This is a predicted structure of a 74-nucleotide RNA (transfer RNA) from a Candidatus Woesearchaeota archaeon. Rfam family: tRNA. Its family is annotated with triplet codon-amino acid adaptor activity in the Gene Ontology.
């Protein structure tokens, strides 16, 4: 320097290829179970979907640029 792969809730993760209500698991709160706790069970909280621009009535999704891991070639 050249290329390629990730980047979505505190944590782990789906969906992107083919644009249309973000899903699911842990976590953690509240209720049920229990004598009491774990186990299960039920509801709920939690998400500028790395960052900024474009295209479009509509972007995690398409394009560009950047940052940041990781790998490859030199």
């Nucleotide at each position: 320097g050249g290329g390629g792969c990730c980047g979505u809730a505190g944590u782990c993760u789906a969906g992107c290829c083919u644009g249309g209500u973000a899903g699911g698991a842990u976590u953690c709160u509240a209720c049920c179970u229990u004598g009491g706790g774990g186990u299960g069970g039920u509801a709920g909280c939690g998400g500028u979907c790395g960052a900024g621009g474009g295209u479009u009535c509509g972007a995690a999704u398409c394009c560009c640029u950047c940052c940041g891991g990781c790998c490859c070639c030199a």